[in-house]
Molecule: transfer RNA
Organism: Chloroflexota bacterium
RNA sequence: GGGCCUGUAGCUCAGGCGGUUAGAGCGCAGACCUGAUAAGUCUGAGGUCCCUGGUUCCAGUCCAGGCAGGCCCACCA
Numbered sequence: 001g002g003g004c005c006u007g008u009a010g011c012u013c014a015g016g017c018g019g020u021u022a023g024a025g026c027g028c029a030g031a032c033c034u035g036a037u038a039a040g041u042c043u044g045a046g047g048u049c050c051c052u053g054g055u056u057c058c059a060g061u062c063c064a065g066g067c068a069g070g071c072c073c074a075c076c077a
Base pairs, nucleotide, nucleotide: 001073002072003071004070005069006068007067010026011025012024013023019057028044029043030042031041032040050066051065052064053063054062
């Protein structure tokens, strides 16, 4: 330098052919339960969907350019 993949909650991830409320598990907070803890049950908080721009009535999803990470190839020495 070239190609491919990934980026969504604190962590691990899902999200069909663009569509009407952005989700799950774990974790966190509270309540119940218990002598107390753990476990269990219930409830809740937590998001600029990596960034910028574009297309569109509408973008997590499509397009362009960046950024970060991973893999492969090439080059130099």